Notes:
Model confidence (mean pLDDT): 78 of 100. A computed fold for a 356-nucleotide RNA from Acidimicrobiia bacterium UBA5794, annotated as Bacterial RNase P class A. The model forms 99% of the base pairs in the Rfam consensus. NCBI's taxonomy places the organism under Bacteria, Bacillati, Actinomycetota, Acidimicrobiia, Candidatus Spongiisociales.
RNA sequence: UGAGUUGGGGAGACGGUCGCGGCUGGCAACAGCUGAGGAAAGUCCGGACUCCACAGGGCAUGACGCUGGGUAACACCCAGGCGGGGCGACCCGAUGGAAAGUGCAGCAGAAAGCAAACCGCCUGCUCUUGGGCUCUUGAGUCCGGAAGCCGGUAAGGGUGAAACGGUGGGGUAAGAGCCCACCAGCACAGCGGGUGACCGUUGUGGCUCGGUAAACCCCGUCAGGAGCAAGACCACGCAGGAACAGGGCUGCCCGUCCGCUACGUUCCGGGUAGGUCGCACGAGGCCGUGCGGUAACGCCGGUCCCAGAUAGAUGACCGUCCUCGACAGAAUCCGGCUUACACCCCAACUCACCUU
Repeated sequence: UGAGUUGGGGAGACGGUCGCGGCUGGCAACAGCUGAGGAAAGUCCGGACUCCACAGGGCAUGACGCUGGGUAACACCCAGGCGGGGCGACCCGAUGGAAAGUGCAGCAGAAAGCAAACCGCCUGCUCUUGGGCUCUUGAGUCCGGAAGCCGGUAAGGGUGAAACGGUGGGGUAAGAGCCCACCAGCACAGCGGGUGACCGUUGUGGCUCGGUAAACCCCGUCAGGAGCAAGACCACGCAGGAACAGGGCUGCCCGUCCGCUACGUUCCGGGUAGGUCGCACGAGGCCGUGCGGUAACGCCGGUCCCAGAUAGAUGACCGUCCUCGACAGAAUCCGGCUUACACCCCAACUCACCUU
């Protein structure tokens, strides 16, 4: 200097005039303070909170899935293990079990899960043909070739993404872990390191058994349901009637409670749609060369109160600056994840080249 990787921040600013929502002060006029995001989006996870009178058990269903830690909790975050990608910084992984069972896999190929023989190789038999030797001239015997059949074989060749370990040697009629050496995997038994997932190593054994569970399944862990339109209170208003032993515990069963006088359930009919609370002091924000921890994070100290609308608040005009402004607007709240995103800034690390 260039190319990358990871993490963090901003998200137009300043001034003036008028106008909006909330809180506080004030009789009022008015004054002071404050007022949309890093994602407010998706509604995907986890909770807080509220109700189901109280308290359970089982089944079903669903979720998660390497180990340890963090957290209120989580499918989130941090650190590690194993596997894969990258020269590297780093990135990715639905990452328990396939020798418990069942299932699935096009074409090619003999054969794709306990098998199998297309070409080939070998012994034997049948038949045929070329040559050599011997002799009693027509036989015997030896060495080959072609065709066919029974048997042996899975080393060589072919097909395929993948064909039941690899290399070398011995052995065999020809071959094969059939045997041996070394290596790889697997099983068993130890030793060392680590909290652990795992890592390293020694010995014995010829044991050599693909993929897929984001297929069913097995194993382990967890989960009651509904949701701020939850729920609580006040005011106003009307008109009740019929049926039933059932009804609640928001999938089912057990169990339990309430009820059988209608305070419960179902159906028909009438009235109301107003107001207050919930509603923001929180698992809160910011700062700290504080303490602990590799880190996530926790503790300690200081400081601040920073939206609460409900026909739903931030708008209009003028001037200046410049990076010329992307994605985009709270509705019970919080912790995450995912998606969208113009431009600018900061830090650390990796690789290549050059110079000193």